[in-house]
RNA sequence: GGGCAUGUAGCUCAGUCGGUAGAGUAGCAGCUUCACAUGUUGUUGGUCGGGAGUUCGAGUCUCCCCAUGCCCA
Numbered sequence: 001g002g003g004c005a006u007g008u009a010g011c012u013c014a015g016u017c018g019g020u021a022g023a024g025u026a027g028c029a030g031c032u033u034c035a036c037a038u039g040u041u042g043u044u045g046g047u048c049g050g051g052a053g054u055u056c057g058a059g060u061c062u063c064c065c066c067a068u069g070c071c072c073a
Base pairs, nucleotide, nucleotide: 001072002071003070004069005068006067007066010025011024012023013022019056027043028042029041030040031039049065050064051063052062053061
């Protein structure tokens, strides 16, 4: 220098044919307990790596860039 893959909640990951984003875990609160663990209920938390474009509408499609990993040279 070229190619491929990945990037979504604090963490691990889903997300269908483009239709307005979820699970587990963690955090907080309640119940339970003499306390604590556990269990259970509720709740908080996202500029979907950044930017631009297409579209009525983009996590998803297109282009550029960034980060990480792998391969080629």

Transfer RNA from a Candidatus Mcinerneyibacteriales bacterium, 73 nucleotides, folded computationally. The same sequence occurs in records of 4 taxa. Rfam family: tRNA. It is annotated as a transfer RNA. Lineage of the source: Bacteria > Bacteria candidate phyla > Candidatus Macinerneyibacteriota > Candidatus Mcinerneyibacteria > Candidatus Mcinerneyibacteriales.